[in-house]
Context: one part of a larger RNA
C1' cells in the first nucleotide's frame, strides 16, 4: 500500500514468439449494462450530529428532526465506455518488383602460420629473463631445405561498418532457411499493442556419453624471486578449450536504459535503398539505420537531447534504510555442481 519512484542512489525481468487479462483508429444506426436525472421502497433500535425537555448542574435519561453517503424496484437522457449492425482506410497484415547484409543450418573447398614425424645440409649450442636456473642438445638439437601428418583459428579487406529479439555472428563455393529495409499502392478491412502462467532461444565455465587433441592451458610438477611466495616471472604439464548428441539455465547476460504508439529547433559523419536535376565533378529532395555534437525540455548532479533521460498514452516487470542474505527452511528443476522462489530471529 495514500503515493513516490527504476541511466549512475533500492529498483527493467538475459532474450523471444505467444495464453489469460488489461488497453484499442475513422464514421452512420440500434441498445441501455457501465455513467447520469429523477420518483419511489428498503437501509430496526441504540449510537454520532442538530434543535429542544426532565433530574439542584453534568455524567445521565426522553422527544423530535437529520443521517445512515449503501441496495432493490420504475421512469427518463445517450455523450463517453461496453454490446450489436452496416460502412471505412490513415493502424496492422498480405502481394509485386529491387538490392543490401559476419542472421542461422548444412555440406564441400583454400591458403598462412604453430606443432610432430621423415630425409637432407650443418655444428655447438638453442631456449628462457629484470638476471638466471630448471628445461632440450654431440644418442647431433637450435637454424636451413624439401616431404608428410594433424588440430585449431581464418592475417590484410576491416570501419563510430554490417546483420541479429537477445545471447551472438568474420577465409572461400553449394544448397536449405529466417528477418528487416525501399518502391509500386494491387488486396484484406482494425485482422492491433502489451503480455501474469506456461512454452522456446540464452556466453562462458560445468556435467554426461562416444569421438578428437596442433596451439593455448585451470590442477599439478619443477626452476626463479621473496621473510614467508599454496602468486606474479620460467620450463614443463593433465582436464578443458575443438566435434556430435544431451543437460545445465547463469553474467558488469549493459545502453547497468522493457516493449508498442504519437508529438517536440537544428549541424555533421557514415551504411542501405528511391525520386528529380544535372555541365556525369556532383546537387537537391526523401525512406530505414549506425555515430558525434547541440536547441528547448529534463536531471540531485554527471549528463540525456527525433536511437530522450523531453511531452503523453497502454500494457508488463521491479524497488521500499544498511548488514544478517540472495542466505536458512520449504517447494519445483538438475546426474552432479547447483539453480529459482524466498525468509526471520539478531544487530546498527
Nucleotide at each position: 500500500u495514500u503515493g513516490g519512484g527504476c541511466g549512475u542512489a533500492a529498483a527493467g525481468g538475459g532474450u523471444g514468439a505467444g495464453u489469460a487479462g488489461g488497453c484499442g483508429g475513422a464514421u452512420c444506426g440500434g441498445u441501455a449494462a457501465g455513467u447520469c436525472a429523477u420518483g419511489u421502497g428498503u437501509g430496526a433500535a441504540a449510537u454520532c450530529u442538530c434543535g429542544g425537555a426532565g433530574c439542584u448542574u453534568a455524567a445521565c435519561u426522553c422527544c423530535g428532526a437529520a443521517a445512515c453517503u449503501g441496495c432493490g424496484c420504475g421512469u427518463g437522457a445517450a455523450a463517453c465506455u461496453g454490446c450489436u449492425g452496416a460502412u471505412c482506410u490513415a493502424g496492422a497484415a498480405u502481394c509485386u518488383c529491387a538490392g543490401a547484409g559476419a542472421g542461422g543450418g548444412a555440406a564441400g573447398g583454400g591458403g598462412a602460420a604453430u606443432u610432430u614425424c621423415g630425409c637432407a645440409u650443418g655444428u655447438a649450442g638453442g631456449a628462457g629473463u629484470a638476471a638466471a636456473a630448471u628445461c632440450c642438445g654431440u644418442a647431433g638439437a637450435g637454424a636451413u631445405g624439401c616431404g608428410a601428418a594433424g588440430g585449431a583459428a581464418c592475417a590484410c579487406c576491416a570501419g563510430a561498418g554490417g546483420c541479429g529479439a537477445a545471447g551472438g555472428c568474420g577465409c572461400c563455393u553449394u544448397c536449405c532457411u529466417g528477418g528487416a529495409u525501399g518502391a509500386g499502392u494491387a488486396u484484406u478491412g482494425a485482422c492491433g499493442c502489451u503480455g501474469a502462467u506456461g512454452c522456446a532461444c540464452g556466453a562462458a565455465a560445468g556435467c554426461g556419453u562416444g569421438g578428437g587433441g596442433a596451439g593455448c592451458a585451470a590442477a599439478c610438477a619443477g626452476g626463479a624471486u621473496u621473510a614467508g611466495a599454496u602468486a606474479c616471472c620460467c620450463u614443463g604439464g593433465u582436464a578443458g578449450u575443438c566435434c556430435a548428441c544431451g543437460c545445465u539455465g547463469u553474467a558488469a547476460a549493459c545502453g547497468a536504459u522493457g516493449a508498442g504508439c504519437a508529438c517536440u529547433a537544428g549541424u555533421u559523419g557514415u551504411g542501405g535503398g528511391g525520386g528529380a536535376g544535372g555541365u556525369u565533378a556532383c546537387u537537391u529532395c526523401u525512406c530505414c539505420g549506425c555515430g558525434a555534437c547541440g536547441u528547448a525540455g529534463c536531471u540531485a548532479a554527471c549528463g540525456c537531447a527525433c536511437u530522450a533521460a523531453g511531452u503523453g498514452c497502454u500494457c508488463c516487470g521491479c524497488c521500499u534504510g544498511g548488514g544478517g542474505a540472495g542466505u536458512a527452511c520449504g517447494g519445483c528443476c538438475g546426474c552432479a555442481a547447483g539453480g529459482c522462489u524466498a525468509a526471520a530471529a539478531c544487530u546498527c
Molecule: small-subunit ribosomal RNA, central domain
Organism: metagenome